Model confidence (mean pLDDT): 76 of 100. A computed fold for a 150-nucleotide RNA from Paraconexibacter antarcticus, annotated as c-di-AMP riboswitch aptamer (ydaO/yuaA leader). Its Rfam family is "c-di-AMP riboswitch aptamer (ydaO/yuaA leader)". Rfam's curators write: This family represents a conserved RNA structure found upstream of the ydaO and yuaA genes in Bacillus subtilis and related genes in other bacteria. NCBI's taxonomy places the organism under Bacteria, Bacillati, Actinomycetota, Paraconexibacteraceae, Paraconexibacter. The sequence was found by an Rfam model in a public genome assembly.

Formats: sequence, C1' cells, structure tokens
RNA sequence: CAGUAGGAAACGCCGAGUCCCGGGCCACCUAACCCGGGAGCGGGGGAACCAUGUUGUUGGGGCGAAUGGACACCAGGUCGGUGUCCUAGCGCGCGACCUCUCGCGCGCGAGCCCGUCAGCUCACCCCGCAGGCUGAAAAGCAGAGGACCU
Repeated sequence: CAGUAGGAAACGCCGAGUCCCGGGCCACCUAACCCGGGAGCGGGGGAACCAUGUUGUUGGGGCGAAUGGACACCAGGUCGGUGUCCUAGCGCGCGACCUCUCGCGCGCGAGCCCGUCAGCUCACCCCGCAGGCUGAAAAGCAGAGGACCU
C1' cells in the first nucleotide's frame, strides 16, 4: 500500500442559539446577576454586471420546514375567522460510526417581526446566540460510498 474477515462504548430531541477572556457586585472564593470583548455558528442591509418597469384597503418585505388546496360553518362587497381532511416542505426512528438513496413507522406542517421601504450584490455596515420538549409502542439485519480499531 492492497485485499479479506470481524468489531465499534458513551454522548436524548427540535433549534444558529455554543465556547472563552476581562471587569463589576462581595470581607473573601465559587456560582448567579450586570457590563464589555473575542472565537465560532446564524440572519439582515448593501455596487457594478445581470434581472425587473413601478403604482397602496388586494401595499411591500424578513425570520422559520411551516406552503397550497377541498369541504362545512361564522361573517355577509372584497379581505377574513373557526373546524375537518389533504398537501409542498420539515423532523425523529426502524440490529456498529458518518453521508447519500430507497422502503417503512411516528410526528410537525406554527408563530413572530419590519413599518410604506429593501431583487441579486464586492467592499462595507448592522443584528441574534433564545425558547421549547422527553412514557411506551410501531417500523429494513436494505443498497452505495467514506472513515476508525483488531
């Protein structure tokens, strides 16, 4: 280096939402809390070129998987609200780790923000680092690739 065989613990889930440093507070230390900074992750604004004509009670836009439809009722111009079923899309799981594909099982398919304004976008500028969950059951020894150990 190549081939063959076997093996692989723990770390719960959604989400960018984690880690480190300094100071304050205190008689002192740690922690909590407050302030500031950094790394990392995430998001927005922002030229040329390209793209697009714009026009407002049917404004326009952003975060997010969370779009769209049918039916029924409410309301009774439109817009809209409630419920049921489905759906674009998303998550977890199904006999060793990771990725992809297929099949199968179980769920989600919300909410919030900007404020009349924003396409893309180098430089540059700004913002966030939260919150929420956890029973059991169910469902492939599937295929391909990659890495680790013997």